RNA sequence: GCUGGUGUGGCUCAGAGGUAGAGCAGUUGAUUCGUAAUCAACAGGUCGAGGGUUCAAUUCCCUCCACCAGCUCCA
Numbered sequence: 001g002c003u004g005g006u007g008u009g010g011c012u013c014a015g016a017g018g019u020a021g022a023g024c025a026g027u028u029g030a031u032u033c034g035u036a037a038u039c040a041a042c043a044g045g046u047c048g049a050g051g052g053u054u055c056a057a058u059u060c061c062c063u064c065c066a067c068c069a070g071c072u073c074c075a
Stems, first nucleotide, its partner, number of pairs: 001071007010024004018055001026042005048064005
């Protein structure tokens, strides 16, 4: 330098055009003599950044950034 992949709550991951969800973690409550476990509820993400297409973009296209893997050239 080239190619491919990944980027979404604190963490691990879904969602692949119709406005974002699960598990764990967190908070509160119930239960218990108490703790753990269990159950219920709540809170938490402008989806890596910018632009384009569209009535509408996390999703499609372009550029860039970060990380991972592979390939290659020069001296």
Description
RNAcentral holds the sequence, with entries from ENA. This is a predicted structure of a 75-nucleotide RNA (transfer RNA) from Firmicutes bacterium HGW-Firmicutes-21. The coordinates come from a structure-prediction model, not an experiment, and the mean pLDDT is 80. Rfam family: tRNA. Rfam links the family to the GO term triplet codon-amino acid adaptor activity. Lineage of the source: Bacteria > Bacillati > Bacillota.